[in-house]
Context: one part of a larger RNA
RNA sequence: CUCUGCUGAAGGAACUCGGCAAAUUAACCCCGUAACUUCGGGAGAAGGGGUACCACGGUAGGGUUCAUAGCCCGAGGUGGUGGCACAUAAAUGUCCCAGGCGACUGUUUAACAAAAACACAGGUCUCUGCAAACUCCAAAGAGGAGGUAUAGGGGCUGACACCUGCCCGGUGCCGGAAGGUUCAAGAGGAGCGGUCAGCGCAAGCGAAGCUGCGAAUUUAAGCCCCGGUGAACGGCGGCCGUAACUAUAACGGUCCUAAGGUAGCGAAAUUCCUUGUCGGGUAAGUUCCGACCUGCACGAAUGGUGUAACGAUCUGGGAACUGUCUCCAGCAGAGACUCA
Numbered sequence: 001c002u003c004u005g006c007u008g009a010a011g012g013a014a015c016u017c018g019g020c021a022a023a024u025u026a027a028c029c030c031c032g033u034a035a036c037u038u039c040g041g042g043a044g045a046a047g048g049g050g051u052a053c054c055a056c057g058g059u060a061g062g063g064u065u066c067a068u069a070g071c072c073c074g075a076g077g078u079g080g081u082g083g084c085a086c087a088u089a090a091a092u093g094u095c096c097c098a099g100g101c102g103a104c105u106g107u108u109u110a111a112c113a114a115a116a117a118c119a120c121a122g123g124u125c126u127c128u129g130c131a132a133a134c135u136c137c138a139a140a141g142a143g144g145a146g147g148u149a150u151a152g153g154g155g156c157u158g159a160c161a162c163c164u165g166c167c168c169g170g171u172g173c174c175g176g177a178a179g180g181u182u183c184a185a186g187a188g189g190a191g192c193g194g195u196c197a198g199c200g201c202a203a204g205c206g207a208a209g210c211u212g213c214g215a216a217u218u219u220a221a222g223c224c225c226c227g228g229u230g231a232a233c234g235g236c237g238g239c240c241g242u243a244a245c246u247a248u249a250a251c252g253g254u255c256c257u258a259a260g261g262u263a264g265c266g267a268a269a270u271u272c273c274u275u276g277u278c279g280g281g282u283a284a285g286u287u288c289c290g291a292c293c294u295g296c297a298c299g300a301a302u303g304g305u306g307u308a309a310c311g312a313u314c315u316g317g318g319a320a321c322u323g324u325c326u327c328c329a330g331c332a333g334a335g336a337c338u339c340a
Base pairs, nucleotide, nucleotide: 001335002334003333004332005331006330007329008328010326011325014324019321027051028050029049030048031047036041038159052081053080054079055078056077061073062072063071064070082086094319095318096317097316098315099314100313101311102310106118107117122157123156124155125154126153127152128151134143135142136141160306161305162304163303165236166235167234170233171232172229173228174227175226176225179224180223181222186218187217191213192212193211194210195209198205199204237255238254239253240252241251264298265295276292277291278290279289280288
C1' cells in the first nucleotide's frame, strides 16, 4: 500500500453524476395516527411510553373436563432488589413530502439491461354455422374440440373514472353488377406448313390419312366502374386585413384541400431557439414543483386526460443518521513487501 472487519474529537452530505457505501431504525405490549380514497385501504402512517429480577401468587381470569380432581395458558396491581444501560447477546422496518411512467400480483435479455419493455383482467374490431374459421401435414391423419357464436381463431388497446371529434380523395377490406377491358384453362376451327399416293420433260403442283402451328367466335374471377367502411393503413392548411392609447383580434376577405386538430393536455420520457417568462423552494437551483401558451415537431383504443393502491422503477426536496466528506487516525485478520 491492497482486501475484509471494528472504533473515532468537533462538524454532519460540506462528498458525489447521485447519500453510492456505511450509519440510524428494528422484537413484543400499550397509547396514538394526516391528506387522499375505488371506503378495502393509506397504516407498522407519523409520533410517543413500557420491558430485568424477587415477594404477594402461578394471583384475577381463561381453556380442557362430568368435575368446585388434575393439567395448560395467564394479564393487571402493590411493595421491594441490582446495574451506566433490563427486547442488556444474536437475529430483527429508517421515515416523510412532491412529481413522471406503468393500474395492480406476475414475466423478461441463462452469463453487462428487471424497466417506463412483455403479460394482464377489462374494452373494441374482425373472421368462423361445424367435415367451422385457423394451424401442422406431398398424404393419411391430427390439433381447434369429444368444444358449437355466452364458443373458437386473429388484430389493436390495456384496471377503474370521464371520454374517444372531423376526413372514405389515396391504400386496404366489404357489397354491387349495367357497361368497359385484359386474360387462364376449356370450347371453336378459318387459314398456313411438314410428309407422300398421283400428275408433270422439268421447275413444281398436290387428294385422303398422319402430323405441327393456329385467326374469328365463346368464356369466370380480377381490374376499371358504382357504393359502404376509421377502436381499417392513414390524414387532420396558408396568406391578408380589422375594435376610439397601445397591443390583440370575437369579425371579414382570399387561395387550396378528402377534411383542415374538437375535448383535454401542453417548454412535456414530446420545446429546436432555451438555463423561455413568472411564481415556489435555496444565501445561491441548466434539475424539481406550480403556472403561462409563442405546441421547431401533443392529441383522442399506434388511445386522450385524470386516478386511490402497488413498484429492488425514475426525478426533486426534507427529518434522522452517519468517516461520503472537512481530514484523516488507530486496531484486528488476510495479502503484498523485506530477510531467512
Model confidence (mean pLDDT): 87 of 100. Large-subunit ribosomal RNA, domain IV from Geothrix fermentans, 340 nucleotides, folded computationally. Rfam family: Bacterial large subunit ribosomal RNA. Its family is annotated with ribosome and structural constituent of ribosome in the Gene Ontology. Taxonomically the source falls in Geothrix (Bacteria, Acidobacteriota, Holophagales, Holophagaceae).